[in-house]
RNA sequence: GCGCCCGUAGCUCAGCGGAUAGAGCGCUUGCCUCCGGAGCAAGAGGUCGCGUGUUCGAGUCACGCCGGGCGUACCA
Numbered sequence: 001g002c003g004c005c006c007g008u009a010g011c012u013c014a015g016c017g018g019a020u021a022g023a024g025c026g027c028u029u030g031c032c033u034c035c036g037g038a039g040c041a042a043g044a045g046g047u048c049g050c051g052u053g054u055u056c057g058a059g060u061c062a063c064g065c066c067g068g069g070c071g072u073a074c075c076a
Stems, first nucleotide, its partner, number of pairs: 001072007010025004018056001027043005049065005
């Protein structure tokens, strides 16, 4: 350089083009407890990597960038 895959909550990941994007863990608060843990309940937390386009409608499709991973080629 070329090809393929990935980028969604703090972490690990879901999410057949159709409403206000979810789960587990973690975090906060409350209950419980002598205290903590465990358990129970509630809650906070998201520019869906960036931009453009297609569409009535985009996390999802297309294109261009950015970042990461794997493979491969060339130079040395």
Molecule: transfer RNA
Organism: uncultured Thermomicrobiales bacterium